[in-house]
Context: one part of a larger RNA
């Protein structure tokens, strides 16, 4: 841009791309079949390998914005408590997230046309014949069914909802009226109607800028909000992590221990709560067609 007005929202599926794999074991049954040896077809059941996608309850893993421990120095006057550097100093741990080695799922079953082959009727050709008409079975393979996209599907689809069609200069063509000229055809204006073009102002539904984030994400996009607000920060609770702060008491000569105390801290989670910021603005957005009913 375009999908014959504009817009928000659901759908359909022309078609297209994914997949669609395999091993073992167990029953049937030590049957059938074989002299034995050895041993099925079909059918039913498991449980594994690849592969595949989703997610993090569990099991791990990282987790340089959390917690502790502990060395060395520096400084905060000194003690105690911190804080800086030292590969995130080192060492144990671990929310959220992200993930595998972890969970959970499918890779199944089914229909439909049929390939080689098997077959029924069957005649040309009194028999015969799966074929000439007619007909039935058949394979991971073909069409569907499964999963994802998908109307630029220009054959440009559907449904459901919203929203406009005034205003005003100048014009260009038709029709009516009236006037004036003229003997008339007719020819000037002036005034209304209808149809187009062209210009002015306004201007809806809706949509963007902007601004608060993030289940998004390089940037566009996409998605949740923008006071008639829980979007984000704070802030309270809580889940979860560390693992018993500090101060003060107390025993002890001291190191240290113990009470107060599962304390104290606490990142990304959960609920809540207008206290902070989403302020206030701004731009863009049609002059189609059709129908119907009224009055003239």
């Nucleotide at each position: 841009c375009g999908u014959c007005c504009a817009a928000a929202g659901a759908a359909u599926g022309a078609g297209a791309a994914g997949g669609u794999u395999u091993g073992c074991c167990c029953c049937c049954a030590g049957u059938a079949c074989g002299c034995a040896a050895g041993g099925a077809u079909c059918g039913g059941g498991g449980u594994g390998a690849g592969g595949a996608a989703a997610c993090c309850u569990c099991u791990g893993g990282u987790g340089u914005a959390c917690c502790u421990g502990c060395u060395g120095u520096u400084c905060c006057a000194c003690c105690c408590g911190g804080a800086g550097c030292a590969u995130c100093g080192c060492a144990g741990g671990g929310u959220a997230g992200c993930u595998a080695c972890g969970u959970u799922u499918c890779c199944a079953a089914c229909g439909g046309a049929g390939a080689a082959g098997c077959a029924c009727u069957g005649a040309a050709a009194g028999c015969a014949u799966c074929u000439a008409a007619g007909u039935g079975c058949g394979a991971a393979a073909c069409c569907g069914a499964c999963u994802u996209c998908a109307a630029g599907a220009u054959u440009a689809u559907u449904c459901u909802u919203u929203g406009u069609u005034g205003u005003u200069u100048c014009u260009u063509u038709u029709c009516u009226g009236c006037a004036a000229a003229g003997c008339a055809a007719u020819u000037u204006g002036c005034a209304g109607a209808g149809a187009g073009g062209u210009c002015u102002c306004g201007a809806a539904a809706g949509u963007c800028c902007c601004c608060u984030g993030g289940g998004a994400g390089a940037u566009g996009a996409c998605c949740a909000g923008g006071u008639u607000g829980a979007u984000a920060g704070g802030c309270g609770c809580u889940c979860g992590g560390u693992g018993u702060a500090a101060g003060c008491a107390u025993a002890g000569c001291a190191a240290u221990g113990u009470g107060u105390u599962g304390a104290g801290c606490c990142a990304a989670g959960g609920c809540g709560u207008a206290c902070u910021a989403a302020u206030u603005g701004g731009a863009c957005g049609a002059a189609a067609u059709c129908u119907u009913u009224u009055u003239g």

The part of an RNA shown here (large-subunit ribosomal RNA, domain VI) has 296 nucleotides and comes from Candidatus Dojkabacteria bacterium CG_4_10_14_0_2_um_filter_Dojkabacteria_WS6_41_15. It was read from a public genome assembly. NCBI's taxonomy places the organism under Bacteria, Bacteria candidate phyla, Candidatus Dojkabacteria.